[in-house]
Context: one part of a larger RNA
RNA sequence: GGAUGAACGCUGGCGGCGUGCUUAACACAUGCAAGUCGAACGAAGCACAGAAGCAGAUUUCUUCGGAUUGAAGCAUUUGUGACUGAGUGGCGGACGGGUGAGUAACGCGUGGGUAACCUGCCUUUCACAGGGGGACAACAGCUGGAAACGGCUGCUAAUACCGCAUAACCCGCUAGGGCCGCAUGGCCCGGACGGAAAAGGAGCAAUCCGGUGAAAGAUGGACCCGCGUCUGAUUAGCUAGUUGGUGAGGUAAGGGCCCACCAAGGCGACGAUCAGUAGCCGAACUGAGAGGUUGACCGGCCACAUUGGGACUGAGACACGGCCCAAACUCCUACGGGAGGCAGCAGUGGGGAAUAUUGCACAAUGGGGGAAACCCUGAUGCAGCGACGCCGCGUGAGUGAAGAAGUAUUUCGGUAUGUAAAGCUCUAUCAGCAGGGAAGAUAAUGACGGUACCUGACUAAGAAGCUCCGGCUAAAUACGUGCCAGCAGCCGCGGUAAUACGUAUGGAGCAAGCGUUAUCC
Numbered sequence: 001g002g003a004u005g006a007a008c009g010c011u012g013g014c015g016g017c018g019u020g021c022u023u024a025a026c027a028c029a030u031g032c033a034a035g036u037c038g039a040a041c042g043a044a045g046c047a048c049a050g051a052a053g054c055a056g057a058u059u060u061c062u063u064c065g066g067a068u069u070g071a072a073g074c075a076u077u078u079g080u081g082a083c084u085g086a087g088u089g090g091c092g093g094a095c096g097g098g099u100g101a102g103u104a105a106c107g108c109g110u111g112g113g114u115a116a117c118c119u120g121c122c123u124u125u126c127a128c129a130g131g132g133g134g135a136c137a138a139c140a141g142c143u144g145g146a147a148a149c150g151g152c153u154g155c156u157a158a159u160a161c162c163g164c165a166u167a168a169c170c171c172g173c174u175a176g177g178g179c180c181g182c183a184u185g186g187c188c189c190g191g192a193c194g195g196a197a198a199a200g201g202a203g204c205a206a207u208c209c210g211g212u213g214a215a216a217g218a219u220g221g222a223c224c225c226g227c228g229u230c231u232g233a234u235u236a237g238c239u240a241g242u243u244g245g246u247g248a249g250g251u252a253a254g255g256g257c258c259c260a261c262c263a264a265g266g267c268g269a270c271g272a273u274c275a276g277u278a279g280c281c282g283a284a285c286u287g288a289g290a291g292g293u294u295g296a297c298c299g300g301c302c303a304c305a306u307u308g309g310g311a312c313u314g315a316g317a318c319a320c321g322g323c324c325c326a327a328a329c330u331c332c333u334a335c336g337g338g339a340g341g342c343a344g345c346a347g348u349g350g351g352g353a354a355u356a357u358u359g360c361a362c363a364a365u366g367g368g369g370g371a372a373a374c375c376c377u378g379a380u381g382c383a384g385c386g387a388c389g390c391c392g393c394g395u396g397a398g399u400g401a402a403g404a405a406g407u408a409u410u411u412c413g414g415u416a417u418g419u420a421a422a423g424c425u426c427u428a429u430c431a432g433c434a435g436g437g438a439a440g441a442u443a444a445u446g447a448c449g450g451u452a453c454c455u456g457a458c459u460a461a462g463a464a465g466c467u468c469c470g471g472c473u474a475a476a477u478a479c480g481u482g483c484c485a486g487c488a489g490c491c492g493c494g495g496u497a498a499u500a501c502g503u504a505u506g507g508a509g510c511a512a513g514c515g516u517u518a519u520c521c
Stems, first nucleotide, its partner, number of pairs: 001521004006517005013393006019386002021351001026349003030346003035091003040088002044084002046081006053074002060067002098304003107229008117221002122217007130164001132162002139154006170195003174191001176189005200209003230276003237267003242264006249257001279301004283294004306327005329340004357383001359382003365379001366377004396426004406417004430462001433456004440448001465510005470491003476505005486493002
C1' cells in the first nucleotide's frame, strides 16, 4: 500500500447493487416450510330429478253406500351434479432448502476403466392386454384406555392383492457350431426343455389418458485404477480377515464384502503406524511474477440431521420435517403409560467484540401432483432492518473589501481567520409537496407498487464530520503543566519559555465517513 462475512470510538443526507451467527453441530415457545389426484376405488353427508310403497289434505261426480283426484310428510331405491373431511390406491415425500460436526480418505481434484453394473419419470421402436378368485380398510355393532392409540365380530370396491392362459421379444439351462482376445475369458448362431405379463378410466363418438413384456437412447447413479492433496520422527516399526489362493454365499455388480479350508504373507525412512489439525475444489485476496494466505457469498462434489445402532418400503434412502431399538434431555399423565427433535424460514433464550423481520406473493423462474382447471411450494421473486462493503450524487453557484464584528496572536504598528461572512443576483440535483404512471406478461393473471420514471409549483432552505500537525509524514503558534499529569507505530517527548502532554486559534489530509484494533499478502 492492498484486502476483510469484520468489531470498537466519534460522526452520519440520499440512491443503486451486493452482503449479514466466523462463537454453542448449545437448548428451543409459536406459526409456516410436501403435497396432490374424484378422469383408479367404495362409502357418508348436501342439492336436483325419477320410480314403486305407506299416508291421505284437496278436487270432481253421486243413487250418500261409494267412485275419482291424489299435495305436504315418512322411510326405501335409482340417476345426475358441485363439493367436504376421513379411508383404500397411484405418483411425489431420495428433489428443493440447511449445516460443516466428522473425514488426511479414491473424500475431493484431474485423467482413465467396467471383458464387473443399475436406472422411476422421458424419447424412439417392436409385441400384447384372454379368463377367473379370495381378501382388507373405510363403514356398522360391541368393547379397552386419562390420553396416545387400539381389540373383537360382520359387510364391501378398485388401476390394491393372488392363481390360470398366452409369449413376438426376453430369462435360465443346454446338445452343438463359428470368430476373437487382455489371464480368469468375450462376441455371434443355436434345436429341445423350463420360466416370467397386464388395468382400466374419461367421452355420444372420433379420440384421449393410462397398463404389460422387450430392445435401444437419454438422464441420473454405483464400483475400480494412475497422479496430486496439511503438520509432527521429542510417533519406527505396524498388521490374524491381516496378505494371497480354492470353493461356496451375498450384491445391481468386481472384491476378505462375508464364510470354510489352505499357504505365510502384506505395509514401512520414496515416512507405514500413531498423534494433531482440517470438509475438498472452481475460485477469492495479495504479489511484476514465482509464490504466500483463505475456502464467507455464488457454482460443483462429499458428509451429517439430538447421540449411537438397525433395517423396511422403493427405480432410487439405510431416508432433516419416515419406521424400530438404545441413550441423554424436555413435555403430558388419571402413575398404568405416552409425546418431541429448527445444522428449513422467521423468531426466543444462551454464548459472544459481533451478525437482521415471528413481513408480502406465488405475478415471474423452477419444482411436485393432476388429462386439465387448478392446488401446494419460507425454493424463488420481493419488501423490512444494519454506512457491513463497493459505486454514484448532494450539502449550493456567481458577485462581494468598510478587508465589518468576533476570536487568536502581537515587537501594540499590525498580522491571521478572510471573499470567508453579511449584502446583492441566480439555480433546484437530492430530500419535501402536488399530478400522471410503466416494462417485467400477456388471450388473461403484478407481490414488488402508486415503486421506477415523467411533469409542475416551491424555499438556500433539511444535509459535515473525523484524524493528524517533532522526524519518518503533508501541516505551528499561544497558554496551562513541570520526569507530574500524560503521549507513543519506531526513534523517542515531559525535571519552568514543551512546534511531541492538555486546551485554544490556525493549518494539513481524507470525507458520509474518519480513526483504532484484529487477521492475510
The prediction has a mean pLDDT of 84. This is a predicted structure of a 521-nucleotide part of an RNA (small-subunit ribosomal RNA, 5' domain) from an uncultured bacterium. The RNAcentral record of the full RNA draws on ENA, Greengenes and SILVA.